[in-house]
Molecule: SAM riboswitch aptamer (S box leader)
Organism: Roseiflexaceae bacterium
RNA sequence: UACUCAUCACGAGGGGUGGAGGGACUGGCCCGUUGAAGCCCGGCAACCACCAAGAUUACAGAUUGGCUCGUUCGAAUCUGUAAUUGGAACGGUGCCAAUUCCUGCAGGUGGCGUGCGGCUACCUGACAGAUGAGAG
Numbered sequence: 001u002a003c004u005c006a007u008c009a010c011g012a013g014g015g016g017u018g019g020a021g022g023g024a025c026u027g028g029c030c031c032g033u034u035g036a037a038g039c040c041c042g043g044c045a046a047c048c049a050c051c052a053a054g055a056u057u058a059c060a061g062a063u064u065g066g067c068u069c070g071u072u073c074g075a076a077u078c079u080g081u082a083a084u085u086g087g088a089a090c091g092g093u094g095c096c097a098a099u100u101c102c103u104g105c106a107g108g109u110g111g112c113g114u115g116c117g118g119c120u121a122c123c124u125g126a127c128a129g130a131u132g133a134g135a136g
Base pairs, nucleotide, nucleotide: 001136003134004133005132006131007130008129013041015040016039017038021031022030023029025104027102028101042096043095044094047092048091050087051086052085053084056083057082058081059080060079061078062077063076064075066073100128105125106124107123108122109121110120111119112118
């Protein structure tokens, strides 16, 4: 830097340092010298990794026997992996104002107004973004 999958309504400090900015971008609307970002400490969560469970399902492998010689096929048993549930939080990340703060594209419903089309509330789906995991 581009790809795939999952998640994005919960949760998290009257600490130290630092000094003016921050909330990705657009338009808004906010936060901030009653102290922003960053860094340290603290905390939250539990994606990966870890531990345990055992019913079922799927896949893979092995064995046994069936069938018509083989292949195929389906059956039983065992093993492994994954799905599931619970735990722990030592490890790899992540996160700690506001729904991802709202919104940007398309559609639906209701209301308003208008000559074609617009405004508004709600909902849905995309797009964009963030984080993790995987594979480049």